[in-house]
Molecule: transfer RNA
Organism: bacterium
RNA sequence: GGGCGGUUAGCUCAGUUGGUAGAGCGUCCGCUUGACGUGCGGAAGGUUCACAGGUUCGAGCCCUGUACCGCCCA
Numbered sequence: 001g002g003g004c005g006g007u008u009a010g011c012u013c014a015g016u017u018g019g020u021a022g023a024g025c026g027u028c029c030g031c032u033u034g035a036c037g038u039g040c041g042g043a044a045g046g047u048u049c050a051c052a053g054g055u056u057c058g059a060g061c062c063c064u065g066u067a068c069c070g071c072c073c074a
Stems, first nucleotide, its partner, number of pairs: 001073007010025004019057001027043005050066005
């Protein structure tokens, strides 16, 4: 230098054909316990999805560029 994949909640990751952003774990609260843990119920948590543009009535998703991480080729 070229090719491919990835970037979404504190962590690990889903998100199908473009139409209200989710799960598990963790955190907090309640019930349960003598207490902790386990179990059950609930809540908070995203400048809205790495950044900047574009397309569209509408973008996490499509297009372009950039940054970072990983793999392969040279």